[in-house]
This is a predicted structure of a 263-nucleotide RNA (Bacterial large signal recognition particle RNA) from a Clostridia bacterium.
Lineage of the source: Bacteria > Bacillati > Bacillota > Clostridia.
It is recorded under the gene name ffs.
The RNAcentral record of the sequence draws on ENA.
It matches the Rfam family "Bacterial large signal recognition particle RNA". It is annotated as a non-coding RNA gene.

RNA sequence: UCGUACAGCCGGGGCAGUAGCGGCGCCCUGUACUUGCAAUCCGCUAUAGCAAGGGUUAUAUCCUUUUUGAGGGUUUAUCAGAAUAGUAAAGUGUCAGUUAAGUGGUGUUGAGAGCCGGGUCUUGCGCGAUGAACGCGCGUGAACCUGGUCAGGUGAGGAAUCAAGCAGCCAUAAGCGUUUGCGAACAUGUGCCGCGAGGCAGCCCGGUUUGAGCUAACUGAUUGAUAACGGCUGUUCUGUGAAUUCGAUUUAAGGAUGUACGA
Numbered sequence: 001u002c003g004u005a006c007a008g009c010c011g012g013g014g015c016a017g018u019a020g021c022g023g024c025g026c027c028c029u030g031u032a033c034u035u036g037c038a039a040u041c042c043g044c045u046a047u048a049g050c051a052a053g054g055g056u057u058a059u060a061u062c063c064u065u066u067u068u069g070a071g072g073g074u075u076u077a078u079c080a081g082a083a084u085a086g087u088a089a090a091g092u093g094u095c096a097g098u099u100a101a102g103u104g105g106u107g108u109u110g111a112g113a114g115c116c117g118g119g120u121c122u123u124g125c126g127c128g129a130u131g132a133a134c135g136c137g138c139g140u141g142a143a144c145c146u147g148g149u150c151a152g153g154u155g156a157g158g159a160a161u162c163a164a165g166c167a168g169c170c171a172u173a174a175g176c177g178u179u180u181g182c183g184a185a186c187a188u189g190u191g192c193c194g195c196g197a198g199g200c201a202g203c204c205c206g207g208u209u210u211g212a213g214c215u216a217a218c219u220g221a222u223u224g225a226u227a228a229c230g231g232c233u234g235u236u237c238u239g240u241g242a243a244u245u246c247g248a249u250u251u252a253a254g255g256a257u258g259u260a261c262g263a
Stems, first nucleotide, its partner, number of pairs: 001263006008056003011029005019045005033053005061256005071246007079239009091229002093226007101219003104215003112210009121198006127191002129188003134183003137178004146171004154163003
């Protein structure tokens, strides 16, 4: 120096999870052998998942120090936003009462108040209305088994005459009908009806006395209620800033590049 075999290497990191470590999961970096398996987990216990296959055996690789700092974790803020619990009625708003300063409305064609009467309300009676059923009245109503009269025909008789009796006609029973009729009782989501009694707070109407205010819709003032807005306090979440920690990637310098066998 060459060949073969072996060691080694063929990505790394954060979070979560775990007694801890690696993998699987999520995320970052960004290109770095392939395939299979694994959160109800897989493997391990001082190493860096297990199994199978492949490449390399190296200055295109690895290690140490330094630089850079994607991204993640933790803490914190008299920072910003949101949610939520409480507090507060001095602010804004809402609701209610009072007032009557302003606006409006109304009023000597009489406001408001006082007095009188009536209505509205309750109850009794009367009258009326409506309703269904009932009775009366009226109408209708029987091939035979209802009545009367019974032509014709039939039967009895010597005859006079007598008897039963269909159809027809008249009447009637049960039944049926009754828009309009009459009666008594009943019922009522019944009446601009009448009479009596009660009641009369409010409201409405009329009369009378007095004679200038009355009203409260809007603004204002004031009292009370209300936690809707705004304020304050606490808690939580998100964002932002700061600190700290891990840290891929990057920059610079230095170091390493093995073992065995054979030629």